Annotation: Predicted 3D model of a 73-nucleotide RNA (transfer RNA) from Cephalotrichum gorgonifer. Its Rfam family is "tRNA". It is annotated as a transfer RNA. The coordinates come from a structure-prediction model, not an experiment, and the mean pLDDT is 81.

């Protein structure tokens, strides 16, 4: 210097090849239970790396970055 891949809540992770609110575990915060803590159980908040393109519509597709690994050299 080439060549492939990944990037989605605070952590992991789905998302069938574009289309009705982006879904589910861990974890937050409230409530019920319980003397009080655990457990259980119910709500709740919180995410599409970034900046263009194509499209009527883009998490997805297409191109540039950024960042991270592989792997050649």
């Nucleotide at each position: 210097g080439g060549u492939c891949c990944a990037a989605u809540a605070g952590u992991c992770u789905a998302g069938u090849c574009g289309g009705u609110u982006a879904g589910g575990a861990c974890g937050u915060g409230g409530g019920a239970u319980u003397c009080u803590g655990a457990u259980u159980c119910c709500c709740a908040a919180g995410a599409c790396c970034u900046c263009g393109g194509u499209u009527c519509g883009a998490a997805u597709c297409c191109g540039g970055g950024u960042u991270g690994g592989a792997c050649c050299u």